[in-house]
Context: one part of a larger RNA
């Protein structure tokens, strides 16, 4: 100087408290451990691994296992030789592949040949999701959007170092003010950027309006507005704080992007790149099938419930974000339904996906393992796709399990938030209770900082550095 203390002081944070809703009990989905297995590919392990890499494992993916195959190789470049390439078909085979049939004879040319592609052979070499993230780059998580981390010159100290950065106020903030052997500066904070809330101007198509039209809604471009600017009080004539006015909005207006010096030899050699090591008729490559989906069990994260603030039936409103040509697919018709037929319109403010659902109205159920709950199982189907047995999603009929609010413990959330309700998108042939977005309805509580956890500043002790 740091680090640490079941030392002290000050301060902050959904940290506690005050509240609301969960998890932990049940069933299922999903990830992990374990076990099993020929293989159940690999990685991730307190917070910061465990709906994580995976924005989507039937084949492919795929890295794993079994079997069948190849050895200059599936892929790249060079040298040598031969032939255009290629398409179709037949036979054998699970296919990779092997054998054969047939059609055709490219482009440029200085006629030597060259170009693309294919085959052969040998050599240089290819190839490796093999190892090492404790050899690395890059990228990322985390403390933490916490308010800190440093430097130059000067001064002090023999020196390591200190000072500045401490102190008194104040702030979300090392934010600002005052003081001060310091004076300045840099990286952070803030602001500049985007969205949103209000207004104006300009412009109106596909949007608005019954229409005229440019008022309104909206769209999308440019601006304005908010700055403690004004008033009162407190305060050191300060910074600032408290209250008020006006205002759509008030003290960072609400969100986002933005992550300092560094920490954890944190994560990733399986995105990619890369040193070293290792394999080279294999640890490389191809194919078929299987596995990653197993199942006495344990844990995490979710979904659905246990019901009457509900379930069921009928009826009737109101969104926003998005996506669409190998696509979205209307009306109409068929089917109880999943869906099928159909093909209008749309390269989209025009057409389609598209029905929003909770909410409102009426009726039935009347507290029960039920008209709650929907697991499981049987049967019959639909769709995607070469192909749904292992192993897809959905529909209909039947079946109708556990579950009556969950021990110790533990999580989220301070406002358009929690809770609750539906909608969209990426991935994607198909597959969403996950992820990422969107809007609808819309609370309760915060006395306070004694305590638990994490963090910041000052100070003190130390046999640690």
């Nucleotide at each position: 100087u740091g680090a640490c203390g079941g030392g002290g002081g000050c301060c902050c944070g959904c940290a506690c408290a005050a509240g609301c809703g969960g998890u932990g009990g049940a069933g299922u989905a999903u990830g992990u451990g374990g076990u099993u297995u020929a293989a159940u590919u690999c990685g991730a392990c307190g917070c910061a691994a465990c709906g994580c890499g995976c924005a989507g494992a039937a084949c492919c993916u795929u890295a794993c296992c079994c079997a069948g195959u190849c050895u200059u190789g599936a892929c790249a470049u060079g040298c040598c030789c031969u032939g255009a390439a290629a398409a179709a078909c037949c036979u054998a085979g699970a296919g990779a592949u092997a054998g054969g049939u047939c059609u055709u004879u490219u482009u440029c040319u200085u006629c030597g040949g060259a170009a693309a592609c294919a085959g052969g052979u040998g050599c240089a070499c290819a190839g490796g999701u093999g190892c090492u993230g404790c050899a690395u780059g890059g990228c990322u998580g985390u403390c933490g959007u916490c308010a800190g981390c440093u430097c130059g010159u000067g001064u002090c100290g023999u020196g390591a170092g200190a000072u500045g950065u401490u102190c008194g106020g104040u702030u979300a903030a090392g934010u600002c003010c005052g003081g001060u052997a310091a004076c300045g500066a840099g990286c952070g904070c803030a602001a500049c950027c985007c969205c949103u809330u209000c207004c104006a101007u300009u412009a109106g198509u596909u949007g608005c309006u019954a229409g005229u039209g440019a008022a309104c809604u909206c769209u999308a471009a440019u601006g304005g507005u908010a700055c403690u600017g004004c008033c009162g009080g407190u305060g050191u004539c300060a910074a600032a704080c408290c209250g008020g006015a006006g205002g759509a909005a008030g003290g960072u207006g609400g969100g986002g992007a933005u992550g300092a010096c560094g920490u954890c030899a944190a994560g990733u050699c399986c995105u990619c790149a890369u040193g070293g090591c290792c394999c080279u008729u294999u640890u490389g490559a191809c194919u078929g099938g299987g596995g990653c989906u197993a199942c006495a069990c344990a844990c995490g994260u979710a979904c659905u419930a246990c019901a009457a603030u509900g379930g069921c039936a009928c009826u009737u409103a109101c969104a926003a974000u998005g996506g669409g040509c190998u696509g979205c697919g209307a009306a109409a018709c068929c089917g109880c339904g999943a869906g099928g037929u159909g093909g209008a319109g749309c390269u989209a403010a025009u057409c389609c996906c598209a029905a929003a659902a909770a909410a409102g109205g009426u009726g039935c159920c009347u507290c029960a393992g039920u008209u709650c709950g929907g697991a499981u199982u049987g049967g019959a189907g639909u769709c995607u796709g070469c192909a749904a047995c292992u192993c897809g999603a959905c529909u209909c009929c039947a079946u109708g399990a556990a579950g009556u609010u969950g021990g110790a413990a533990u999580c989220g959330c301070u406002a358009g938030u929690a809770a609750u309700c539906g909608c969209g998108u990426a991935u994607c042939a198909g597959c969403a209770u996950g992820a990422c977005g969107c809007g609808g309805u819309g609370a309760a509580u915060a006395c306070g900082u004694u305590c638990c956890c994490g963090g910041g500043c000052c100070u003190u002790g130390u046999a640690c550095u």
The part of an RNA shown here (small-subunit ribosomal RNA, 3' major domain) has 465 nucleotides and comes from an uncultured delta proteobacterium.